[in-house]
């Protein structure tokens, strides 16, 4: 130097015509006309996670399910950020950098595939070591088959009951000692802590994204939530008035009406031995005004808020307070475009020129997260010292 990676801020401008949508401003013959001001993102996406608001649940406490899991800090709140603490990786130490569901397997249970004799109450294939017979022999060394030990050695495996050495022993073995590693329980010392450094002191496989233990958290929905306002039809209540005059409803009697006799329904009162009985009152058709509730449908929730620029203070940082300034989309079938044109980028071409524009579209609002992203812009890294 190139390329690649990781972060930040950026990711077309301007003018013209001609629309589209909120918002207003003047005129109007109330149809309307003429203007004027705003109109996508850095992720408006995925809808993961946390919060706002807003209905509706909800005495306490426990069980179940589900989430979260090293500390302190930030913050409305977080599976989010700073700041570190511990593993791990970058050969190896320290820096540096990147990566972790980073509580407990020494509460219980379970599982460890293939290969291997033997995978957790270890295990005996080879090999050590000793024994019994038997074969071989002058003896001896050996050999063959079985029985015991052993766990160093070999071989299998991701992983063979902690690693090295000595002691010990027939062979051998934390069996025992020393020195290392990890851990458990205590106790000093440091640091808010996470942990670290020392002492003792019990213990030796991994596995919790295996069930489970611990600790600590979660009430459900979602703007199609919720609120008001409220047509026309048709129902419901209530009041007037009217009628050839009226069981509430049904069923018997009768030629039929009345009126009787049984049965039962809704409301409201009143009793009582109150899931219920008895007694009583109302109940209808037609016209007319009142008036509740609910449909269309409008309105509002709707965007000025945990808001944003700049500087100061405080802080290692996240953040946080202070001053001065600024308002920057609100549709509802859904607007936010299109077309020319210079200009800049980019690519190609010797050149007049000719192509080309990442990812991607608000929908109640916030703070994360995470995934897409052409293009060129600024920083950083892909190591540095050091010892073998």
């Nucleotide at each position: 130097u190139u390329u690649g990676c990781a972060a930040a801020a950026c990711g077309u401008a301007c003018u013209a015509u001609c629309g589209c949508u909120u918002c207003u401003g003047c005129u109007u013959u109330c149809g309307g006309g003429c203007g004027g001001a705003g109109g996508a993102g850095g992720a408006a996406a995925g809808u993961c996670c946390g919060g706002g608001c807003a209905a509706c649940a909800u005495a306490g406490a426990g069980u179940a399910u589900c989430c979260u899991g090293c500390u302190u800090c930030c913050u409305a709140a977080c599976c989010g950020g700073a700041a570190g603490g511990c593993g791990c990786c970058g050969g190896c130490a320290g820096c540096c950098g990147g990566c972790g569901a980073c509580a407990g397997c020494a509460a219980g249970u379970g599982c460890c595939a293939c290969a291997g004799a033997g995978a957790a109450u270890a295990u005996a294939c080879c090999g050590c070591c000793u024994u019994a017979u038997c074969c071989g022999c002058u003896u001896c060394a050996g050999g063959a088959u079985g029985g015991g030990g052993u766990a160093a050695g070999g071989g299998u495996g991701a992983a063979a009951a902690c690693g090295u050495g000595a002691g010990g022993u027939a062979a051998g073995a934390g069996c025992u000692c020393a020195c290392g590693g990890c851990u458990u329980u205590u106790c000093c010392g440091g640091g808010c802590g996470a942990c670290c450094g020392g002492a003792a002191u019990c213990g030796c496989g991994g596995u919790a994204a295996a069930c489970c233990u611990c600790a600590g958290g979660a009430g459900u929905u979602g703007a199609a939530a919720g609120a008001c306002c409220a047509a026309a039809u048709a129902g419901g209540u209530c009041c007037u008035g009217g009628a050839u005059a009226u069981u509430g409803a049904a069923a018997g009697u009768u030629a039929c009406u009345c009126g009787c006799u049984u049965u039962u329904g809704u409301a409201c009162c009143g009793g009582c031995u109150c899931u219920g009985c008895c007694g009583g009152u109302a109940c209808g058709c037609c016209a007319g005004g009142a008036u509740g509730g609910g449909u269309a449908g409008g309105u509002u929730g709707c965007u000025g808020g945990a808001g944003u620029g700049a500087c100061a203070u405080a802080g290692c940082a996240a953040u946080a307070u202070g001053u001065c300034g600024c308002c920057a989309a609100g549709a509802u079938c859904a607007a936010u475009g299109a077309u020319a044109g210079u200009a800049g980028c980019c690519g190609c071409g010797u050149a007049u020129g000719c192509g080309g524009a990442a990812c991607a579209g608000a929908a109640c609002c916030c703070g994360g997260c995470u995934u897409a992203c052409a293009g060129g812009u600024u920083u950083g890294c892909u190591g540095c010292u050091g010892a073998a």
Molecule: Bacterial RNase P class A
Organism: Mucilaginibacter sp.